[in-house]
RNA sequence: CACCGGAUGCCGCCGAGUCGCGCUCCCCCGAGUGCGAGCCGGGGACCCACCAGCACCACCGGGGUGAGUCCCGCUGUCGGCGAUCCCGGCAGCGGGUAGGGCACUCCCAGCCCGAACCCGUCAGCUCACCCGGUAGGCGGCCAGGGGAGAAACG
Numbered sequence: 001c002a003c004c005g006g007a008u009g010c011c012g013c014c015g016a017g018u019c020g021c022g023c024u025c026c027c028c029c030g031a032g033u034g035c036g037a038g039c040c041g042g043g044g045a046c047c048c049a050c051c052a053g054c055a056c057c058a059c060c061g062g063g064g065u066g067a068g069u070c071c072c073g074c075u076g077u078c079g080g081c082g083a084u085c086c087c088g089g090c091a092g093c094g095g096g097u098a099g100g101g102c103a104c105u106c107c108c109a110g111c112c113c114g115a116a117c118c119c120g121u122c123a124g125c126u127c128a129c130c131c132g133g134u135a136g137g138c139g140g141c142c143a144g145g146g147g148a149g150a151a152a153c154g
Base pairs, nucleotide, nucleotide: 009141010140011139012138013137014136018037019036020035021034022033023032024031025030038134039133040132041131042130043129048124061122062119063118064117065116070096071095072094073093074092075091076090077089078088079087080086099113100112101111102110104149105148106147107146108145
């Protein structure tokens, strides 16, 4: 000097996931925990909706948080059925898509996501009322692509 990684501080992003007080641990920083405030979610009347009828298919309960739905194709497997075909359920892999995100807001452009988990046979909406959560994961050292508008300007 360069490269890689870490710590701290600061600034940000997704998300409801922030703030105050007490207690415990602790050298400090801080962590945990309890109670509140704020924010978020669920259950829960009248009324309304569903509940009626017909046809087809199937054997695969139903529901919640969340943007995370739906469609097409391929592979495997299970079932209808003994069967290449056909129909459907499940799992995996691709393509697209409703929808969602990207440092004041909107539009255009560009980039990204389009998951995961939970309840446990049970729940439409829903006043009163009741219950729960307040995590986790990332990025940056111009966040300066274009246009319009706003705010601030000691």
Model confidence (mean pLDDT): 76 of 100. A computed fold for a 154-nucleotide RNA from Geodermatophilus tzadiensis, annotated as c-di-AMP riboswitch aptamer (ydaO/yuaA leader). Lineage of the source: Bacteria > Bacillati > Actinomycetota > Geodermatophilaceae > Geodermatophilus.